[in-house]
A computed fold for a 72-nucleotide RNA from a Nanobdellota archaeon, annotated as transfer RNA. Its mean pLDDT, the model's own confidence on a scale to 100, is 83. The RNAcentral record of the sequence draws on ENA. Taxonomically the source falls in Nanobdellota (Archaea, Nanobdellati).
């Protein structure tokens, strides 16, 4: 330097242009002598940044960054 991917929650990932989810975590109440499991609730994001198309963008597109691979 060329190419392909990837970037949403404290992690691990879903997400077909139409209200942003799940399991894991924290919390707090029920039970227990207590803790743990169980159950109920709650607790959680400017969808890496910038810009464009569109009534509408986490999704589409153009550009910049971080990561991973591949090729020279």
């Nucleotide at each position: 330097g060329g190419g392909c991917g990837u970037g949403u929650a404290g992690c691990u990932c879903a997400g077909c242009g139409g209200u942003a989810g799940a399991g894991c975590g924290g919390a707090u109440g029920u039970c227990u002598u207590a803790u743990a499991c169980a159950c109920a609730u709650c607790u959680g994001g400017c969808c890496a940044g910038a810009g464009g198309u569109u009534c509408g963008a986490a999704u589409c597109c153009u550009c910049u960054c971080g990561c991973g691979c591949c090729c020279a």